[in-house]
A computed fold for a 75-nucleotide RNA from a Nitrososphaerota archaeon, annotated as transfer RNA. It matches the Rfam family "tRNA". By type it is a transfer RNA.
RNA sequence: GCCGUGGUAGCUCAGCCUGGCCAGAGCGAUUGCCUCGUAAGCAAUAGGUCACGGGCUCAAAUCCCGUCCACGGCU
Numbered sequence: 001g002c003c004g005u006g007g008u009a010g011c012u013c014a015g016c017c018u019g020g021c022c023a024g025a026g027c028g029a030u031u032g033c034c035u036c037g038u039a040a041g042c043a044a045u046a047g048g049u050c051a052c053g054g055g056c057u058c059a060a061a062u063c064c065c066g067u068c069c070a071c072g073g074c075u
Base pairs, nucleotide, nucleotide: 001074002073003072004071005070006069007068010027011026012025013024020058029045030044031043032042033041051067052066053065054064055063
């Protein structure tokens, strides 16, 4: 230098191909219930620039262009 895969909550990830529900799950956090108390269990709540910038569109995490970063391969 070229090719491929990936970047979404504090962590691990789904959703992307086929545009449209308020963007989700598990773990974690907080609060409450339960308990003599703790753990466990149950319930609720908070937490998001969907890597960044631009474009198409009524509408973009999703499609298009560019950039950055990580990993793998080729030279």

The source organism's lineage runs through Archaea, Thermoproteati and Nitrososphaerota.
Model confidence (mean pLDDT): 82 of 100.